Overview:
The prediction has a mean pLDDT of 82. This is a predicted structure of a 72-nucleotide RNA (transfer RNA) from a Candidatus Altimarinota bacterium. The sequence was found in a public genome assembly.

RNA sequence: GGCGCCAUCGUCUAGUGGUUAGGACUCGGGAUUCUCAUUCCCGCAACAGGGGUUCGAUUCCCCUUGGCGCUG
Numbered sequence: 001g002g003c004g005c006c007a008u009c010g011u012c013u014a015g016u017g018g019u020u021a022g023g024a025c026u027c028g029g030g031a032u033u034c035u036c037a038u039u040c041c042c043g044c045a046a047c048a049g050g051g052g053u054u055c056g057a058u059u060c061c062c063c064u065u066g067g068c069g070c071u072g
Stems, first nucleotide, its partner, number of pairs: 001071007010025004018055001027043005048064005
């Protein structure tokens, strides 16, 4: 240099065109407990950036950025 794959809450992830963008862990509040832990309830928090297609894009296409792999 060429080709391929990946990028979603703080972390790990689900989501193949119309979702309230869901779950687990963490964190905050509450209940339970003499206290702590456990358990239960509630809450906070996310689609890498730009453009295109479409009535509608996290999802499809292109470019960029970053990561991983194969290869000259």